About this RNA: A computed fold for a 252-nucleotide part of an RNA from a bacterium, annotated as large-subunit ribosomal RNA, domain VI. Model confidence (mean pLDDT): 87 of 100. Its Rfam family is "Bacterial large subunit ribosomal RNA". Gene Ontology terms of the family: ribosome and structural constituent of ribosome.

Context: one part of a larger RNA
RNA sequence: CGUCGGAAACUUGAGGGAAGCUGCCCUAAGUACGCAAGGAACAGGGUGGACGGACCGCUGGUGUACCAGUUGUCCCGCCAGGGACACCGCUGGGUAGCUAUCGUCCGGAGCGGAUAAGCGCUGAAAGCAUCUAAGUGCGAAGCCGCACCCAAGAUGAGGUUUCCAUAAAGCCCCAGGUAGACUACCUGGUUGAUAGGCCGCAGGUGUAAGGCCCGCGAGGGUUUUAGCCGAGCGGUACUAAUGGCUGAGAUA
Repeated sequence: CGUCGGAAACUUGAGGGAAGCUGCCCUAAGUACGCAAGGAACAGGGUGGACGGACCGCUGGUGUACCAGUUGUCCCGCCAGGGACACCGCUGGGUAGCUAUCGUCCGGAGCGGAUAAGCGCUGAAAGCAUCUAAGUGCGAAGCCGCACCCAAGAUGAGGUUUCCAUAAAGCCCCAGGUAGACUACCUGGUUGAUAGGCCGCAGGUGUAAGGCCCGCGAGGGUUUUAGCCGAGCGGUACUAAUGGCUGAGAUA
């Protein structure tokens, strides 16, 4: 821009894409078969490998804005308590998010249709025979469907429902993230929980500082399951979401 008024939501599926793998074990059955040695199948069940998709409750990884321990130096006048730098100084842990054949769940199935090689039925040419010439039945991990994903620019531009006559609706702008390079998408914009703050909880760290007590002291005990705490969950308008614009042809 188009889809022949403008919108919002839900859809049909022409067409396209992806997938398509397989081992072992049990039953069948020591059966059929075979003199014996040996030793199936049909069917049913179980459990794996590789591959693929999704996810983070579990097990782990990461987690340079979380917590603690600790070395050296400098600084806050000193003590105490802290800060800065040293690979995040080093070390031990770790929320959210992200993530792993290092975790979990799921997938290949099954059914139908038409067939290949092949096997048939009926059957002439050719009194016989012959699956083929007319006709007809089976038969593959393959082909076409069913199932999964995309999909009306499918210009053949589809369908349904609802809304609208200055509107319905949308955009700019703003607060943001389940989204993201930008854009787009999604949530919210005071008739408001969108982000921040604050409160509570979860979760992490692991018992702060100060005081008191014990010890000559290093240190220990107690107050104290403390203190601190990024992203998580819930609540709460305290702060910030101010404002502005677009919106058909016609009829009258």